[in-house]
Small-subunit ribosomal RNA, 5' domain from a metagenome, 537 nucleotides, folded computationally.
The coordinates come from a structure-prediction model, not an experiment, and the mean pLDDT is 81.

Context: one part of a larger RNA
């Protein structure tokens, strides 16, 4: 000199863009943060409409429809969001390998969807418990579950042929044994048999994107840590996995690593990057992007395409809460917020309008992701606090050699301007879609039904927010401080003090003429900031 997620002191006008719990991965009141689908299911309960009865707000019967609620079922909940505890390598970065693998939703291609069955929740009845939550019996539906059929280039066993490779082998192909699938819903037409649209379902195959595993290299300090290791190192066989492998197990062998630092200890998430520097390098990893790890602490599996699962389950522990003392409930390292600790870090705000995500044919619903607003000079950037003229060099302050000098064109005064702030008026953009209605072209189809796709026209949607832009009004009015002035280092005098009080980054000032302490005037520097402290280069 530069930098900072900074803090502290004094001061403080406006705006834009960023940024803000770095310490206790300490404890948490409260609200919200993951739902959705009635076009999968049962007309289950409530509500609604109609009729009847009357005891005038109840009962009985019927109906329409998915308005509300729970249930079965599907998809999602493994994403998005947070944090950095652990981790020195099961991580990350980079370059590769899989002839050792998986992949729901999405896209392309091929083939198919036949016949049946038994349950169960909701519900009803009885019943246990303070509660959380149950138990027994009865009866019911499905795109829930199960059985059978059919079947292939799919799986499996056998016998062959061909091509290729980097070893285990891979690919193509012929015959053959055995095995494995499905579900409907909605709209239209109907001669009620069915046909058909769209959305779904099953099997196979290819893709896209995503993941898993393996290998090389790199990745902090410490030798006052020098030896470490028994599933340890390798083999055979088996199990397990989507898959290789001591991953696990039985048996066999006795190996494996290490001064190119094993093993141990300490510290630490890694990275694209960031800061600094002429560079080499040094330091660092906040915000944003990628990867990893964690979710009260420790362990475990279940479901599923995917988890060993932040707002799922089970067990143990600590803590907090409820209890009828028998037993139960909970997990903010999501967004706000609270207490604590700390030098120190914000609103218990608005909205799904946009972007993105989940579900749904769609309308739509959900979304503390996100979009916004608020608070903090925490940072960067921009603007303003006026401009021009104005000498009797006014008054006043300070100083003086008492002549004067200086603050100083500074002020007053005259003329002008109108940024920001204030008041009033006016007006754009973030909105394009989706859906609906109408038209039109094409596809499906028996069909001028329905429906799908494209195009055209109309209609529909704004939290922010009248904030912003523009115009008008009035008005110099509302807007300057902080530090320094001995040398380094730009900037000096007077008074007070008298080795005192004090200053100080280093050298050093102060003991009666202090440009170094304190005050004043003046001057210098920076400026809505200025200084100090801390840290890095």
């Nucleotide at each position: 000199g530069a930098a900072c997620g900074a803090a502290c002191g004094c001061u403080g006008g406006c705006g834009g863009c960023g940024u803000g719990g770095a310490u206790u991965a300490g404890g948490c009141a409260u609200g919200c943060a993951a739902g959705u689908c009635g076009a999968g299911c049962g007309a289950c309960g409530g509500g609604c409409c109609c009729c009847g009865g009357c005891u005038u707000g109840c009962c009985g019967g019927g109906g329409a429809g998915a308005c509300c609620g729970a249930g079965c079922g599907g998809c999602g909940a493994a994403a998005g969001g947070g944090u950095g505890a652990g981790u020195a390598a099961u991580g990350c970065a980079u370059a590769g390998a899989c002839a050792a693998c998986u992949u729901a939703c999405c896209c392309g291609g091929g083939a198919g969807a036949u016949u049946g069955g038994g349950a169960u929740a909701g519900c009803c009845a009885c019943u246990g418990g303070a509660a959380a939550c149950g138990g027994u019996g009865g009866g019911u539906a499905a795109u829930a579950c199960c059985a059978a059929a059919u079947g292939g280039u799919c799986c499996u066993g056998g016998c062959g042929g061909g091509u290729g490779g980097c070893a285990u082998c891979a690919c193509c192909u012929g015959c053959u044994u055995g095995g494995u699938a499905a579900a409907g819903g909605u709209g239209g037409c109907u001669u009620c048999g069915g046909c058909u649209u769209c959305c779904g379902c099953u099997c196979c195959u290819g893709g896209a994107g995503a993941g898993g595993u393996c290998u090389g290299u790199g990745u902090c300090c410490u030798a006052c840590c020098a030896g470490c290791u028994u599933g340890u190192u390798g083999g055979u066989g088996a199990g397990g996995u989507a898959a290789u492998g001591g991953c696990u197990c039985a048996c066999c062998a006795a190996g494996g690593c290490u001064g190119c630092g094993a093993c141990g200890g300490g510290u630490a998430g890694c990275u694209g990057g960031a800061c600094u520097g002429a560079g080499a390098g040094g330091u660092u990893g906040a915000c944003c992007g990628g990867c990893c790890a964690c979710a009260c602490u420790g362990g475990g599996a279940c479901u599923g395409a995917g988890a060993c699962a932040c707002u799922g389950c089970c067990c143990a522990g600590a803590c907090u809460c409820c209890u009828a003392c028998g037993g139960g409930a909970g997990g903010c390292u999501g967004c706000a917020g609270u207490c604590g600790a700390g030098a120190a870090u914000c609103a218990u705000u608005c909205g799904c309008a946009a972007u993105g995500g989940g579900c749904g044919c769609a309308a739509g619903c959900c979304u503390g992701a996100c979009g916004a607003u608020g608070c903090g000079a925490c940072g960067c950037c921009g603007c303003g606090u006026g401009g021009a003229g104005g000498a009797u060099g006014a008054a006043g302050g300070c100083u003086u050699u008492c002549g004067g000098g200086u603050c100083g064109u500074a002020a007053a005064c005259u003329c002008c301007u109108g940024u920001c702030a204030a008041g009033g008026g006016u007006u754009a953009u973030g909105a394009a879609a989706u859906g609906c209605c109408g038209g039109u072209a094409g596809g499906u189809g028996a069909a001028u039904a329905u429906u799908c796709u494209g195009c055209c026209g109309g209609u529909u949607u704004g939290a922010c927010a009248a904030a912003g832009g523009c115009c008008c009004u009035a008005a110099a009015g509302g807007a300057a401080g902080c530090c320094a002035c001995g040398g380094c280092u730009a900037a000096c005098u007077u008074c007070g003090u008298g080795c005192c009080a004090g200053c100080a980054g280093c050298c050093g000032c102060g003991g009666u003429a202090a440009u170094a302490c304190g005050a004043a005037g003046g001057u210098g520097g920076c400026a809505a900031g200025c200084g100090u402290u801390g840290u890095u280069c």